[in-house]
RNA sequence: CGAUGAAAAAGCCAAAACUGGAGCGAUCCAGCGACGGAAAACUAUAGGGUCUUUCAAAAGAUAGCCAGUUGCCAUU
Numbered sequence: 001c002g003a004u005g006a007a008a009a010a011g012c013c014a015a016a017a018c019u020g021g022a023g024c025g026a027u028c029c030a031g032c033g034a035c036g037g038a039a040a041a042c043u044a045u046a047g048g049g050u051c052u053u054u055c056a057a058a059a060g061a062u063a064g065c066c067a068g069u070u071g072c073c074a075u076u
Base pairs, nucleotide, nucleotide: 002076003075004074005073012037013036018031019030020029021028022027035064041069042068043067047066048065049062050061051060052059053058
């Protein structure tokens, strides 16, 4: 530097449901909770997808859909 995530270790994140709050909504924040995750870290400025509002134009949401960037441990 590249490949891999079978076994091991150390920690990390936290789906649904429920409670409170914000929003027209998708959805978000906090608590609780653990379905899962080797990038479930960061990025919605660049691309595709999905979703919401809207007659439309347009605006918005999603990174735990794909993607881009960086990176821990172990093995090779």